The prediction has a mean pLDDT of 85. Predicted 3D model of a 517-nucleotide part of an RNA (small-subunit ribosomal RNA, 5' domain) from an uncultured bacterium. It matches the Rfam family "Bacterial small subunit ribosomal RNA". Its family is annotated with structural constituent of ribosome and ribosome in the Gene Ontology.
Context: one part of a larger RNA
């Protein structure tokens, strides 16, 4: 010079940043993933047509009753809203955290003729006909609970077939053009297999196959990537072939079987550390450190192991088995995972609000309204950083007073105060009042901002004064009590300990520790 700092003293404002660097330790509570009723069948609300039921208040009464039709009911339909199931799309992203990883993780350069992409964009073909469940739902059976079980009805853009194929998949075989080995592409052929869904406000919005782009992703190779030889040998699917199988693809990736090889002082194998960059700090630079915030990449979601589903996971707020842990229970059994956003307790020198809103950017779903979003914008805690500004200007010597010092004559504090004469930056009070938001919509926020009035008023410490290094005197202390970064100071005149006056650096900070250059 720097710092995601902390500690001491001290503190006025405002911008923009930033704030568990330790225990990837344990969590009480809320909230961080939901939409679609323009896919579906039900179920409920209102409201109003229809036709029954019903019979209140009035009216009239010869007191017998006549009239007269409200309220409520339960069918039919019509229109709006509401949503527990079926379905769809999303929950693979966005948000956290460095625990593991010395490794194709990552960085850089290439390769895929060995690969896949939901939604999107372009083009070409098409979208006919069928059947059979099943949740909601009713009835019911076990349970403490979570749940779980039976019978009976029913819907679809859920499921299964069948038809048809422009073009695609497989087999066999044919011409051509290319190429970088295995090959790749177009063209014609023969046999065989595989599609679909409807809803509608009538505008449309969707649905199948194929082809192409475009996102996004896998895979594979050169290179480069910390320390220890007081780690010298290491490895049995090991290294390579051959068949298979898997897999979206290439591969011992997996399986048999053959052969015996592969690594390795150019440091193999072990052992300790550690996430990488882009970039940050320093430094003329070379080079060193480090990888907080912000970007990209991997990994990870109590610890371990597995798949399901998906177009994409081996999935943080999915699902299963184990292990710790915690709760709950009727003891038979069950639930749960803050390394999301606040929050607690624990640890620790040390890190914030259980805020406010979807207005803006952005996701996700939906025709759309519009619903959801701890992303995201915003407030709020902190001098924790960086900047900016204050805390007053001009006059003013009688060099008052005080106070320190003295050689007692003075000198120093010192234009410094006071006194006049000004101004009003911030802070405070009134008044206006935003942009950001395209028609409408502002949380921030009556904010920023402006304009007035009004008072010198509400705002200065800290650290040092022996040499290094910028600033000196008086007491007090007597190798004590202390200082102290290095030299080194105190043992009666200490500019080095302690106070005072004085001074000299910074300055809403100062200094100390602590880490790097």
């Nucleotide at each position: 010079g720097a710092u995601g700092a902390a500690c001491g003293c001290u503190g006025g404002c405002g911008g923009c940043g930033u704030g568990c660097c330790u225990a990837a330790c344990a969590c009480a509570u809320g909230c961080a993933a939901g939409u679609c009723g323009a896919a579906c069948g039900g179920a409920g609300u209102u409201a109003u047509g229809c036709a029954g039921a019903g019979g209140a208040a009035g009216u009239u009464u010869u007191c017998g009753g006549a009239u007269g039709g409200a309220a409520u009911c339960g069918g039919c339909g019509u229109a709006a809203c509401u949503u527990a199931g079926u379905g769809g799309c999303g929950g693979a992203c966005g948000g956290g955290u460095g625990a593991g990883u010395a490794a194709c993780g990552c960085g850089u350069g290439g390769g895929a003729a060995a690969c896949c992409u939901g939604c999107c964009c372009u083009g070409u073909a098409c979208c006919g006909g069928g059947g059979g469940a099943u949740a909601a739902c009713a009835c019911u059976u076990a349970a403490a609970a979570a749940u779980a079980g039976g019978u009976g009805c029913u819907a679809a853009u859920a499921c299964c077939g069948c038809a048809u194929a422009a073009g695609c998949g497989c087999a066999c075989a044919g011409c051509u053009u290319c190429a970088c080995a295995u090959g790749a592409g177009g063209c014609a052929g023969u046999g065989u297999g595989a599609a679909a869904a409807a809803c509608u406000c009538c505008g449309g919005u969707g649905g199948u196959a194929c082809a192409g782009g475009a996102u996004g992703g896998u895979c594979c190779c050169g290179c480069g990537u910390c320390u220890g030889a007081u780690u010298a040998g290491c490895c049995a699917g090991u290294u390579g072939g051959c068949a298979g199988g898997g897999u979206a693809a290439c591969g011992g990736c997996c399986u048999a079987c053959c052969a015996a090889a592969g690594c390795g002082a150019c440091g193999a194998u072990c052992a300790g550390u550690a996430g990488c960059c882009g970039g940050c700090c320093u430094g003329a630079g070379a080079g060193g450190g480090u990888g907080a915030a912000c970007g990209g990449c991997c990994a990870c979601a109590u610890u371990g192991g597995g798949a399901c589903u998906g177009a994409g996971a081996c999935a943080c707020g999915g699902c299963c088995c184990a292990a710790a842990c915690u709760c709950c229970u009727a003891c038979g059994g069950g639930a749960g995972g803050c390394a999301g956003c606040a929050g607690u307790g624990g640890g620790g020198a040390a890190u914030a609000u259980u805020g406010c809103a979807c207005a803006a950017u952005g996701g996700g779903g939906g025709a759309a309204a519009c619903c959801c979003u701890g992303a995201u914008g915003c407030g709020g805690c902190g001098a924790c950083g960086c900047c900016g500004c204050g805390u007053g200007a001009g006059u003013g010597a009688a060099g008052a007073a005080g106070u320190a010092u003295u050689u007692c004559g003075g000198u120093a504090u010192g234009u410094a105060a006071a006194g006049c004469u000004c101004u009003a930056u911030c802070a405070g009070c009134a008044g206006g009042g935003a942009a950001g938001a395209a028609a409408a919509u502002g949380a921030c926020g009556g904010u920023a901002c402006c304009u007035g009035a009004c008072u010198a008023a509400g705002a200065a410490g800290c650290c040092c004064c022996g040499g290094c290094u910028a600033a000196c005197u008086a007491c007090g202390u007597g190798c004590c009590a202390g200082c102290a970064g290095c030299c080194g100071c105190g043992g009666u005149a200490a500019u080095a300990c302690g106070u005072a006056g004085g001074g000299g650096g910074c300055a809403a900070g100062c200094g100390u520790u602590a880490u790097c250059c």